[in-house]
RNA sequence: AGAGUUUGAUCAUGGCUCAGAUUGAACGCUGGCGGCACGCUUAACACAUGCAAGUCGAAUGGCAGCACAGAUGUAGUAAUACAUUGGGUGGCGAAUGGCGGACGGGUGAGUAACGCGUAGGAAUCUGCCUAAAAGAGGGGGACAACCUGGGGAAACUCAGGCUAAUACCGCAUACACUCGAGAGAGGAAAGCUGGGGACCGCAAGGCCUAGCGCUUUUAGAGGAGCCUGCGUCUGAUUAGCUAGUUGGUGGGGUAAAGGCCUACCAAGGCGAUGAUCAGUAGCUGGUCUGAGAGGACGAUCAGCCACACUGGGACUGAGACACGGCCCAGACUCCUACGUGAGGCAGCAGUGGGGAAUAUUGGACAAUGGGGGCAACCCUGAUCCAGCGAUGCCGCGUGUGUGAAGAAGGCCUUCGGGUUGUAAAGCACUUUUGUUGGGGAAGAAGGGGUUAAGAUGAAUAAUCUUGAUCUUUGACGGUACCCAAAGAAUAAGCACCGGCUAACUCUGUGCCAGCAGCCGCGGUAAUACAGAGGGUGCAAGCGUUAAUCGGAAUUACUGGGCGUAAAGGGUGCGUAGGUGGUUUGUUAAGUUAGUGGUGAAAUCCCUGGGCUUAACCUAGGGCUGGCUAUUAAAACUGGCAAGCUGGAGUAGAGUAGAGGGUAGUAGAAUUCCCGGUGUAGCAGUGAAAUGCGUAGAUAUCGGGAGGAAUACCAGUGGCAAAGGCGGCUACCUGGACCCAUACUGACACUGAGGCACGAAAGCGUGGGGAGCAAACAGGAUUAGAUACCCUGGUAGUCCACGCUGUAAACGAUGAAAACUAGAUGUUAGGCUCCUUGAGGGCUUAGUAUUGAAGCUAACGCGAUAAGUUUUCCGCCUGGGGAGUACGGCCGCAAGGCUAAAACUCAAAGGAAUUGACGGGGGCCCGCACAAGCGGUGGAGCAUGUGGUUUAAUUCGAUGCAACGCGGAGAACCUUACCUGGCCUUGACAUCUAGGGAAUCCUGUAGAGAUACGGGAGUGCCGAAAGGAACCCUAAGACAGGUGCUGCAUGGCUGCCGUCAGCUCGUGUUGUGAGAUGUUGGGCUAAGUCCCGUAACGAGCGCAACCCCUAUCCUUAGUUGCCAUCAUUUAGUUGGGCACUCUAAGGAGACUGCAGGUGAUAAACCUGAGGAAGGCGGGGAUGACGUCAAGUCCUCAUGGCCCUUAUGGCCAGGGCUACACACGUGCUACAAUGGGCGGUACAGAGGGUUGCCAACCUGUAAAGGGGAGCUAAUCUCAGAAAACCGUUCUCAGUCCGGAUUGAAGUCUGCAACUCGACUUCAUGAAGCUGGAAUCGCUAGUAAUCGCGAAUCAGAAUGUCGCGGUGGAUACGUUCCCGGGCCUUGUACACACCGCCCGUCACACCAUGGGAGCUGAUUGCGCCAGAAGUAGGUAUCUCCAACCCGUAAGGGAAGAGGCCUACCACGGCAUGAUUAGUGACUGGGGUGAAGUCGUAACAAGGUA
Repeated sequence: AGAGUUUGAUCAUGGCUCAGAUUGAACGCUGGCGGCACGCUUAACACAUGCAAGUCGAAUGGCAGCACAGAUGUAGUAAUACAUUGGGUGGCGAAUGGCGGACGGGUGAGUAACGCGUAGGAAUCUGCCUAAAAGAGGGGGACAACCUGGGGAAACUCAGGCUAAUACCGCAUACACUCGAGAGAGGAAAGCUGGGGACCGCAAGGCCUAGCGCUUUUAGAGGAGCCUGCGUCUGAUUAGCUAGUUGGUGGGGUAAAGGCCUACCAAGGCGAUGAUCAGUAGCUGGUCUGAGAGGACGAUCAGCCACACUGGGACUGAGACACGGCCCAGACUCCUACGUGAGGCAGCAGUGGGGAAUAUUGGACAAUGGGGGCAACCCUGAUCCAGCGAUGCCGCGUGUGUGAAGAAGGCCUUCGGGUUGUAAAGCACUUUUGUUGGGGAAGAAGGGGUUAAGAUGAAUAAUCUUGAUCUUUGACGGUACCCAAAGAAUAAGCACCGGCUAACUCUGUGCCAGCAGCCGCGGUAAUACAGAGGGUGCAAGCGUUAAUCGGAAUUACUGGGCGUAAAGGGUGCGUAGGUGGUUUGUUAAGUUAGUGGUGAAAUCCCUGGGCUUAACCUAGGGCUGGCUAUUAAAACUGGCAAGCUGGAGUAGAGUAGAGGGUAGUAGAAUUCCCGGUGUAGCAGUGAAAUGCGUAGAUAUCGGGAGGAAUACCAGUGGCAAAGGCGGCUACCUGGACCCAUACUGACACUGAGGCACGAAAGCGUGGGGAGCAAACAGGAUUAGAUACCCUGGUAGUCCACGCUGUAAACGAUGAAAACUAGAUGUUAGGCUCCUUGAGGGCUUAGUAUUGAAGCUAACGCGAUAAGUUUUCCGCCUGGGGAGUACGGCCGCAAGGCUAAAACUCAAAGGAAUUGACGGGGGCCCGCACAAGCGGUGGAGCAUGUGGUUUAAUUCGAUGCAACGCGGAGAACCUUACCUGGCCUUGACAUCUAGGGAAUCCUGUAGAGAUACGGGAGUGCCGAAAGGAACCCUAAGACAGGUGCUGCAUGGCUGCCGUCAGCUCGUGUUGUGAGAUGUUGGGCUAAGUCCCGUAACGAGCGCAACCCCUAUCCUUAGUUGCCAUCAUUUAGUUGGGCACUCUAAGGAGACUGCAGGUGAUAAACCUGAGGAAGGCGGGGAUGACGUCAAGUCCUCAUGGCCCUUAUGGCCAGGGCUACACACGUGCUACAAUGGGCGGUACAGAGGGUUGCCAACCUGUAAAGGGGAGCUAAUCUCAGAAAACCGUUCUCAGUCCGGAUUGAAGUCUGCAACUCGACUUCAUGAAGCUGGAAUCGCUAGUAAUCGCGAAUCAGAAUGUCGCGGUGGAUACGUUCCCGGGCCUUGUACACACCGCCCGUCACACCAUGGGAGCUGAUUGCGCCAGAAGUAGGUAUCUCCAACCCGUAAGGGAAGAGGCCUACCACGGCAUGAUUAGUGACUGGGGUGAAGUCGUAACAAGGUA
């Protein structure tokens, strides 16, 4: 620091996802040790049990229990034992009293607050502690405990009686204290213990002294209370809140200021800088992350706050409205004798429950700290330790060295090997950890005893301080640590291996099982599933899940955007606010600099130190962005004061304009009405029909009515803020521009809310209504047509008044200002020059085109910016859900404004690129159409296919590009299919062993395969070992498969297409995909060639080179030929090689020549010459690629499958079936013909398992025969149409030949299923073929025959050959196919594409919903526990003080009662919110459902 993912590819936008760090974590697998930390995040849910706050006998009365003196008694010789007694002593239960239970410990429910943080303030209190001053005199009356009695189940309680105090109450004194202006008034106290010389006292003790305690007061320290500035989450779909409310005065109250409370007076206070309300939340130091700024969090540790079952309340006290106190109410639990009572783990352990989840009912007060105490000491679940847990961080170990036969085993393999792998074993070492044994710290300071010195003191006493000495205190724990012994011994897993992301193979599985963070894997060769081998990463852990930050510049302060990706408000005016020209002075709020205070400690950083290191602990320093106080400066911003003229405005002279409003008016046109002329149609469309018209339309002329709109001018012209504005005239009125001078003196810009304007449609009321025209009706179109087209037609469109408030309200571009090259046009002004013109130049304001720099993802923008800057406003943050729901506001309604969430997807979207496509465009070509000729489609037959049938009808080919195709030839064979009979190392190959020559002849059974026999025969080479070939037998390796996959493949082939295309290198260009070249102008059959040109060249294709053919020449002359000579039935023979021909080599044709056209090019046209002329004709030749095109049944081949069968052999059957449909052909339908007779002319092929002559036989097929021929020699072999003659005369025929009968021939082992041919007989359909459709442009179509391959036989098919031999092409509008350029695109599997909506089904979340159930809360009432305050004159009780001898009274107090406040509770009525609800609305998702085809191309109506 980035990466993956939208696309065929690209750039940008934009979301989703990943890699990092972290955690109080949990889960899965695994687990050796130690150190240091941490451990209920959920139910502030409920809690059994134990412990967590006591202590003081030096405050007190005492003595229940324990112990001991003492006393008494019993037993005993005694020691002693036992019993009783004994507050005398140590001590001490319960009680009075003091101090402490307000600390420590827990939790985070509540709280959005002066709660917390930070910085300040004044009107306060403060036990214990420190310092200081003064005092502590003298009295009194009670109450517990205890005793007695009563009640109760218990808890407990009532009555009476006794008693002490550091308990309680007066009196005295009171400097200081409080009150008061002052005078003056008010108000305290307590003793206890140790020691002691003199003196006093019976004693206790007094007294002295020391310590502790007490009272009053001051000061301090520490603590607490109160007030203030600033900061402190989300929501405006919460906009108004407030009545003690805001302030004042009097009074009250508090420790203290204060509406804190009360009476009166005033009417204030808070709020868009967010009050109120709702939701959420303890706050902070800090923690995690991050480069930082930030973001998230607030466990452990520390500070503050709040709470203690829920709510309320006070008491006591220095301090509480009190976690382990009290009272009341409520819920819950427990006890109960039903009358009453008890309780509060959010202390430490622990239990249940909840939950994914969080520990021991441990030890000790040894240390640190706390409470009490003079102290010893006691208490302390604070704390220190231990236990459990890999929960985290840190450290250590699980060995080290050597060791190649590269062992065995595993895995892979191309079978050679590779890998695991120096890994193991083996050998040599070491001993951390663990085990065993031994040793063994620090954490301890103190306390007590003895003693010395000092202080105090009258004191050698006591007490205190310091020192010496003795003794004593450790939970952890015999722990850390050290030593020794034995021994590699006790110790490695987890995740991953398609990309991101380090790491690859095999097997299994077969869109199944499964994986997955995103993209995505899996449908028979899965590096993605599962297992294995191997590898990679981390390591006592590793992965997963959850969560936070990061990456994310994806909320952008640092640091983003808004023309088209999401995003400029429809437009203006203007309030608050924000911002603001220039000069001087002043001020000092901002700002800058210095200084002081604070910013707790811990944390973080740096430097040291201590644990063997580290984590960890510790010392010092830094840091702590802040706040506050104070001093100074005065540039900038702000404030104040005074100016300036440039911004802005005012006045004056002019200009242009569909700017706005009102009134009037004009002509053309449409329609309607009236009248005239006139007659059969008009109108309308792609074509029609509905409609109008003989009741007189349309047309035409004249007259009239009425409404709406204003042709030409008219213009990327004008005006206006936008919407918008168009005949002419008048009136009223807004704005702009220009020119010149004067004036005001910053008066400005923007603008949240607000106000106003705001097309069309729509709404209300009243008019108006010519044309047009939603709805509606009819006619067409159509499969349908609720549309497009046509005929009608109502709202509406128009006017007035009122509402609505939205538009693709668009320049998809907010307003204002400044700056930054030009060129050209145009509108409205001004200035200036002359050559006075339709002139030139300068300038201002508008408007438009092009364009530099710059910007932009690109397209594009470019002084009218989307450039460079400034100010202010509005808006955006993935797609869908949705501009929807709910709520609110507005509206008469329609609806508008504001505006979510659940859920769902990994994209959605922009610009540009290459293709493909278009019922887009342009250019061009092709038997593509047209012009012609002949066919197919109708008939019969042949053949192939589909279908059907069958035991089987083997398989493949299926639009063009399957269908006389594989098959150049199924009676058996072929043959792959079916039935039946047989074989199992096999019909065939190689290897091993044994035997045998091989081979030939032959018998029996059987359908045959086969089975069982008989006979003949002993070979070849040889180095004499043996070898080669062949046959039989046996076992296993293996053979075999026309079994599957052509979607695993090779090869071959078809089609586009013999179409003219397809690419590359370098360069240039673009961010890039790409482009350029290859486009353009011509030309060509052609990307053929020329020219132009940021391209220049090149390759594969085209063409040419090859073959055949057309002319000539040379060479050669048999089997060919015969002009001349001879011969002859016959080139038969002699002869010849001239000609034909044969087959080798050459020549020839190249736009070469001429004219014209063209750009003087390429080229085209015409002509000459020539056998041939512009590619002469034909063939072979098939670019990059496309169709997962065809073929595993030609062959080859991966994988899978079968192995006494899916292999092999045999016989028979089938492939030849037959209601039917289609393709391709043959023969015909006749006279351009049929029959008969005669005559003539080819080419190219084949032939020894062959072609077969002459001759003979047969009507013929053919048979006999045997000559010749391995072929220019012999033969197949008679060519046919044609020509000559004759007959038939338009008919189902002398056409046509199917079908059938009979008889034969040939091939073959065999013609039944199922061959071909011959003869005789029979003589079907058919009289030129519907829609539709095919071939062909010249030696072609058409027509005629001949040959060959295959083949025993079996062509109407196929492949070849020649004979005869045409017609037509104006032309490119249309159909089909193709090429190039261009355009649009939402397509890229590429139009056989994409894609929309309803309906049906399933699932999911959500809105409405009669309602129902909870929670919170407002307002109005009722009610009123405990408590506090007040009242109580005639309610009750009453030790201290006062009066009184007393009785009694007073004062004070308590109880009761009343009043006020108030918790719970109740009634009524609202609001908010959650859950649920029959039914219902839309939404989303889902495999191939239904109906249509709305959008994307002109998407077929843009």
Molecule: small-subunit ribosomal RNA
Organism: metagenome